[in-house]
């Protein structure tokens, strides 16, 4: 320099155009003599900028970051 893949919550992952969910973690409560475990509730996210569309995590373009391959 060229090509490919990935980027979603503190962490690990879902969601192939129609209200962004799950587990762990965090906070509160219940239970317990206390702790642990268990149960309930809550908080919190689509890398960035544009485009297409009635509607975009999803499709297109650019850009940033990470990884891999080729040279």
């Nucleotide at each position: 320099g060229c090509g490919a893949g990935c980027g979603u919550a503190g962490c690990a992952c879902a969601a192939u155009g129609g209200u962004a969910g799950u587990g762990c973690a965090g906070a509160a409560g219940c239970c317990u003599u206390c702790c642990a475990a268990g149960c309930u509730u809550c908080u919190g996210a689509u890398g960035u900028g544009g485009g297409u569309u009635c509607g975009a995590u999803c499709c297109c373009c650019a850009u940033c970051g990470c990884u891999c391959g080729c040279u």
This is a predicted structure of a 71-nucleotide RNA (transfer RNA) from a Candidatus Omnitrophota bacterium.
The prediction has a mean pLDDT of 81.
Its Rfam family is "tRNA". It is annotated as a transfer RNA.
NCBI's taxonomy places the organism under Bacteria, Pseudomonadati, Candidatus Omnitrophota.
The sequence was found in a public genome assembly.